[in-house]
Context: one part of a larger RNA
């Protein structure tokens, strides 16, 4: 000096652009954060009707989006390369969509239950769900063959299902190489190492199991312990290099703790199920419900960190043939000097060097053109008034915002820190090793430029110091 997600004393006019729980991955009241589809489907209510509404079936979506960083010294990350692999929606061709069946929710009916919920029985629909045909560029194959699909809907416009190639993306796996502190951690492995054979996976492998080998790693630090998300960045530095991983962005990992798997193209799934612990609730005491590390708000905790706000107007997700519905991502707005920038707090003239103060050799000096005075101006804030762009076919939450004109008036707006030396600035008065200062040397015991206070000076300026980290 330079830096910050800063905190704290003092102090405080505007704007624009960022940022704002670094501490308890403590525990949470309330309402929102994921829904849509009636052009798959029958009801049921309301209506005359057209039509609306509403549960349920049934599709796709809830694996995106948002979070915070606990755990990981790992192929998790960085980079740079591979083979043995999948891949809904979405693009592309090519083919095909033919005939049947049984049943089930809602509803109806008897009922259990404090409630969350649940049971019998009756009937009933589909783009649900079964089977048959048929596929042959698909799968298996001992090559003789086996085995495997579909749905319909319409307003007649189209929107859709099945198989099979193929792209595009996306996502799994595997290797080199880089990255951290400890030797007061030296030996560490049995599914550990490789084999063959089976099972398993979308696929390679001890993954995973028989059997069978003694093998693998290790002072070029293995295991073990300690800490920690990793990068692109970002700070400082002439650079080397150091410290760091907030905000934005890529990638892990997690979702109250622990385990587990369905569903699915994709999850072992934050606002899904199940099992177990612990809390918390609500019970008629049998038996249930719950998970903010989603945006806000309250409590705890801290030196410390904002609103229980608007709107779908852009953007850009989901469902929808569409209109259109959702959307606490996002866009906005508040809120905070948290930084970063700009702006202003007036200008120009004025010596009787005014008055007052403050020193003083009492002669004056200096506050000082400072102020008054006189002549102007009106940025910013204020008030009338107009009045965008963002978005266009339409649609503007911001917001009558940014702008733009008018008006009145110097009017509404300056502090903080510091003056012995590093170090820019000095005199006087109080104090008297007291009471105090100090970042280092050091200051104070009766003439302190080092403590208080004036008075004058220096820095910095909507900000200054201070302290804490860093380099």
């Nucleotide at each position: 000096g330079a830096a910050c997600g800063a905190a704290c004393u003092c102090u405080g006019g505007c704007g624009g652009c960022a940022g704002g729980c670094c501490u308890a991955a403590c525990a949470c009241a309330u309402g929102c954060a994921a829904g849509u589809c009636g052009a798959g489907c029958g009801c049921u209510c309301c209506g005359c009707a057209a039509g609306g509404a509403g549960a349920g079936c049934g599709g796709g979506g809830g694996a995106c989006c948002g979070g915070g960083g606990a755990g990981u010294a790992a192929c998790g990350c960085g980079u740079g390369g591979g083979a043995a692999u999948g891949u809904g929606c979405c693009c592309u061709u090519c083919u095909c969509u033919a005939c049947c069946g049984a049943a089930u929710a809602g509803u109806c009916u008897c009922g259990g239950g404090a409630a969350a919920c649940u049971g019998g029985g009756g009937g009933u629909a589909a783009u649900a769900c079964c089977g048959u045909a048929u596929a042959c560029g698909c799968c298996c194959u001992u090559c003789g063959g086996g085995g495997g699909a579909a749905a319909g809907a319409u307003u007649u416009a189209u929107c859709g299902g099945a198989g099979a190639a193929g792209g595009a993306u996306c996502a799994g796996c595997c290797c080199g190489c880089g990255a951290u502190g400890g030797a007061u951690u030296a030996a560490g492995u049995a599914c550990u190492u490789g084999g063959u054979g089976g099972g398993g996976u979308a696929a390679u492998g001890g993954c995973u199991c028989a059997c069978c080998u003694c093998g693998c790693c290790g002072a070029c630090g293995a295991u073990c312990c300690a800490u920690a998300g990793c990068u692109g960045g970002u700070u400082u530095g002439a650079g080397a290099g150091g410290a760091u991983g907030a905000u934005c962005a890529g990638c892990c990992a997690c979702a109250c703790u622990g385990g587990g798997a369905c569903u699915g193209a994709g999850a072992c799934a934050c606002g899904g199920c199940c099992c177990a612990a612990a809390c918390u609730c609500c019970u008629a005491c049998c038996g249930g419900a719950g998970g903010g590390g989603g945006a806000a708000u309250g409590g705890g905790g801290g030196a410390a960190u904002c609103c229980u706000a608007g709107c779908c107007u852009a953007u850009g997700g989901g469902g929808g043939a569409a209109a259109c519905c959702c959307u606490g991502a996002u866009c906005u707005a508040g809120c905070c000097a948290u930084g970063c920038c700009g702006c202003g707090u007036g200008a120009g003239u004025g010596a009787u060097g005014a008055a007052g103060g403050c020193c003083u050799u009492a002669a004056g000096g200096u506050u000082g053109u400072c102020a008054a005075g006189c002549u102007c101006u009106u940025u910013c804030a204020g008030c009338u008034g107009g009045g965008a762009a963002g978005a266009u076919a339409a649609u503007g939450a911001c917001u009558g915002u940014a702008c733009c004109a008018g008006c009145a008036g110097a009017a509404g707006a300056a502090g903080c820190c510091c003056c012995g030396g590093c170090u820019a600035a000095c005199u006087c008065c109080g104090u008297g090793c007291c009471a105090g200062c100090a970042g280092c040397c050091g200051c104070g015991g009766u003439a302190a430029u080092a403590c208080g206070g004036a008075g004058g000076g220096g820095g910095c300026u909507a900000g200054c110091g201070u302290u804490a980290u860093u380099c």
Small-subunit ribosomal RNA, 5' domain from an uncultured bacterium, 471 nucleotides, folded computationally.
The prediction has a mean pLDDT of 84.
RNAcentral holds the full RNA, with entries from Greengenes.